This is a predicted structure of a 350-nucleotide part of an RNA (small-subunit ribosomal RNA, central domain) from a Verrucomicrobiaceae bacterium. Its mean pLDDT, the model's own confidence on a scale to 100, is 89.
Context: one part of a larger RNA
RNA sequence: CUGGGCGUAAAGGGUGCGUAGGUGGCGUGGUAAGUCAGAUGUGAAAGCCCGGGGCUCAACCUCGGAAUUGCAUCCGAUACUGCCAUGCUCGAGUACUGAAGAGGUGACUAGAAUUCUAGGUGUAGCAGUGAAAUGCGUAGAUAUCUAGAGGAAUACCAAAGGCGAAGGCAGGUCACUGGGCAGUUACUGACACUGAGGCACGAAGGCCAGGGGAGCGAACGGGAUUAGAUACCCCGGUAGUCCUGGCAGUAAACGGUGCACGUUUGGUAUGGGCGCAAUCGACCGCGCCCGUGCCGGAGCUAACGCGUUAAACGUGCCGCCUGGGAAGUACGGUCGCAAGAUUAAAACUC
Numbered sequence: 001c002u003g004g005g006c007g008u009a010a011a012g013g014g015u016g017c018g019u020a021g022g023u024g025g026c027g028u029g030g031u032a033a034g035u036c037a038g039a040u041g042u043g044a045a046a047g048c049c050c051g052g053g054g055c056u057c058a059a060c061c062u063c064g065g066a067a068u069u070g071c072a073u074c075c076g077a078u079a080c081u082g083c084c085a086u087g088c089u090c091g092a093g094u095a096c097u098g099a100a101g102a103g104g105u106g107a108c109u110a111g112a113a114u115u116c117u118a119g120g121u122g123u124a125g126c127a128g129u130g131a132a133a134u135g136c137g138u139a140g141a142u143a144u145c146u147a148g149a150g151g152a153a154u155a156c157c158a159a160a161g162g163c164g165a166a167g168g169c170a171g172g173u174c175a176c177u178g179g180g181c182a183g184u185u186a187c188u189g190a191c192a193c194u195g196a197g198g199c200a201c202g203a204a205g206g207c208c209a210g211g212g213g214a215g216c217g218a219a220c221g222g223g224a225u226u227a228g229a230u231a232c233c234c235c236g237g238u239a240g241u242c243c244u245g246g247c248a249g250u251a252a253a254c255g256g257u258g259c260a261c262g263u264u265u266g267g268u269a270u271g272g273g274c275g276c277a278a279u280c281g282a283c284c285g286c287g288c289c290c291g292u293g294c295c296g297g298a299g300c301u302a303a304c305g306c307g308u309u310a311a312a313c314g315u316g317c318c319g320c321c322u323g324g325g326a327a328g329u330a331c332g333g334u335c336g337c338a339a340g341a342u343u344a345a346a347a348c349u350c
Base pairs, nucleotide, nucleotide: 004321005320006319007304008303012318014201015200016199017198021194022193023192025088026087027086028085029084030083031082033081034080035077036076038074039073040072041071042070049065050064051063052062053061054060091191092188093187094186095184096183097182098181103177104176105175106174107173108172109171110154115149116148117147118146119145120144121143125136126135162169163168206247207246208245209244210243211242215241216240220236221235222234223233258317259316260315261314262313263312266295267294268293269292270291271290272289273288274287275286276285299306300305323350324349325348332343333342334341335340
C1' cells in the first nucleotide's frame, strides 16, 4: 500500500451554492495514449532458487539454467477506458397549462387578553402559599363600568397536516419574490453526479450603535423553607426578550442515519395533482405520479431494530473514525470589539 468501519459501540461536515479534482447515458467512424500480444536490446558479477560436477562427506568451490516481476525500441490487436469527429433521446434542462402551501421580504391592518392613565359606582380588604410572610390598600385598593395609551403575541381553525436546503415558518389584506408538484410531450441534445479549498445562509443566548419596553424575566433586593438554603416556593425587579443597522457562527444544529442514481414482495392512513368508471354534479370506488406517517416480507443487523422515505442489493463522489483519561485542552496560526470560535497536540497515566 491493500484490507475494516461511521442509527445506538470511536466516527456524517449545521445547511446550501459551487471552483479544482474524481466519476460519467445510447450509437457510428477515426486515433492508438492507457490496456493486451510478440520480437530485439538492456536489466554487471557474486548471492538466493533449480539441476550437474570437484575436495572421502559437509561447509566450501565450480558449471549450466532459472529468476531479475523493470526500462527502451520495433511490429501488431482494438473489446474496454481516454482523445478527435459526428449522431441519438431514456439522464439533465427549457417552454406551455393547472392546482396546493405558517416558503421569503416589505407595507398596511384586526380582535381577544395583560399592564398603565383618567373618570364613575363602591368599601375593607386584595394578592399569595403546603402554611405563611414580605407586597398592595381608608392618600379609597381588589371588584365593576366607561374612555384612552402602549407593547408583545396571534385562542378556535390545527391535524399522525402543509412549506422550506438547513436554521426555521402560523390573525388578516396587498405588493414583490424563491422552490417544488402534476399534466401536455413541443424544444435543447449529456448540458450530468459529487465536491478539497471558497462563498452564502445559519435557533437560542451574547456583543456594538440607535430606538422601544406591555407581559415575562438571568443578575439583584426582600419574604419564607432549612441545621444551612448564595436554590426549589412567594413579593418586587435590571439587562434581555421587540424593531433598525452591524458583529458573532455555536447546539442533543438529531432521523444521533452525507449527497446523487439504479434495482428489490406487500398492507394501511394522510397531503397535492391527473386519469378511468359511475353520477344531474360532487363524494365514495379503481389506476398513475409526487410527498408525509404507521405496520410488516425477503434481506440486513452484535442485538435493539431498519425494512421501496433501507440500516436491503449495487455504483460514483465528499466528510469522518482508529483504546480510556489528560482534551476538544496547551502552544502556534487564522477569525472576532469582547465573549470566544476554528485548526489541534504531547508529556504523564490506566